Record summary: This is a predicted structure of a 355-nucleotide RNA (Bacterial RNase P class A) from a Bacillota bacterium. The sequence is in RNAcentral, with records from ENA. A source record names the gene rnpB. Rfam family: Bacterial RNase P class A. It is annotated as a ribozyme.
[in-house]
């Protein structure tokens, strides 16, 4: 040096100007002025979980739909973190819908005799024929087909041949240790059982339904509803009487518009010590950080940054021109996934040189 794994992080700064929104404080609370805060790692996709709320709801059971190595971690998961198995890679590591095919049902295209029960060739006996063969058996060793074909390989055996015997590997049961486990390792048995369950199914566990337009208070005006008073005068005419005017007045109840609350201090951030391989977890100290109205955080402009391009260089740089993403909170978190123009950093690796 070069190539490569892994996990974090950041995603422009600043100054002027012109506005936007939320709260306070001033303002005859009027126009407005001032002072504070004002989007994001994904604030998206709505794919999962769960808080909240509202309906329902006695238990279990069916049906439905879901997860599916072990252990753990949470509020909760299909998330995460450790580990065990398979597979990948020289290797840091990565990838696995990774229960169950000796409960049953299916289904396995083409080929091929046979796809789970079977003999197309060979091969061996027997019988017949005695040239070629032909019928019965036997055989999975050997040949052909396939993605897959009777546990593999090698003595030994036998008519030939086979776990038919034996060593060794691979499966399966069974028993020991070793571990919470998943599993691993020995030792023993007997020779065996083809795939597929993201096919129906079996087996274990989870699940009630809808969602802030959730849901709660407040509630005009007209019109429609009940229900009372009224020319023996209701109401009205600034409290009251008198004058004047003179046919309508008044209460209740429901629902509309509208307002208000839910709304943002919360499974909040950050420091530090503690237990723990770690995910997480607990202590202690600080911080306060958008909340809406169909919805505000945006625009031009100068320097600076950073990339790349060209031209000049005294090799230190100078100048000019591009470009500077992907994206936009509405009830609130956990998490996944997906986008993203550049850029830092934490730690491993393997290769070549060199001591």
């Nucleotide at each position: 040096c070069g190539a490569g794994c892994c996990a974090u992080c950041c995603g422009g700064g600043u100054g002027a100007u012109c506005g936007c929104g939320g709260c306070a404080g001033c303002g005859g609370u009027g126009a407005g002025c001032u002072g504070u805060c004002g989007a994001g790692g994904a604030a998206a996709g709505u794919c999962c979980g769960g808080g909240c709320u509202c309906c329902a709801u006695a238990g279990a059971g069916c049906a439905g739909g879901g997860u599916g190595g072990u252990g753990g971690g949470u509020a909760a998961c299909g998330c995460c973190c450790a580990c065990c198995c398979g597979g990948g890679g020289u290797g840091a590591c990565c990838c696995g819908a990774g229960g169950g095919a000796a409960a049953g049902u299916g289904c396995c295209a083409c080929a091929g005799a046979a796809a789970c029960a079977u003999a197309c060739c060979g091969c061996c006996g027997g019988c017949c024929a005695g040239u070629c063969g032909g019928c019965c058996g036997g055989u999975a060793a050997g040949g052909g087909u396939g993605a897959a074909a009777a546990g593999g390989u090698g003595c030994g055996g036998u008519a030939a041949g086979a776990g038919c015997g034996c060593a060794c590997c691979g499966g399966c049961g069974g028993c020991g240790u070793g571990g919470u486990g998943a599993c691993a390792c020995g030792c023993c048995g007997g020779c065996c059982a083809g795939g597929c369950a993201a096919a129906c199914c079996c087996c274990a566990c989870c699940c009630g339904g809808a969602g802030c337009a959730a849901g709660g208070c407040c509630g005009a005006g007209u019109a429609g509803g009940g229900g009372g008073a009224g020319a023996u005068g209701a109401g009205g005419u600034g409290g009251c009487c008198c004058g004047c005017c003179g046919a309508u007045c008044c209460c209740c109840g429901g629902g509309u518009a509208g307002g208000c609350c839910g709304c943002u201090a919360g499974a909040g951030g950050c420091c530090u010590c503690c237990g723990g391989c770690a995910a997480c977890g607990g202590a202690g100290g600080u911080c306060c950080c958008a909340g809406a109205g169909a919805g505000a955080u945006g625009g031009c402009c100068g320097c600076c940054g950073c990339a790349c391009c060209g031209a000049c260089c005294a090799c230190g740089g100078u100048c000019g021109g591009u470009g500077u993403a992907c994206a936009g909170a509405a009830c609130c978190c956990g998490g996944c996934u997906u986008a993203c123009a550049g850029g830092c950093u934490c730690g491993c690796u393997c290769c070549c040189u060199u001591a």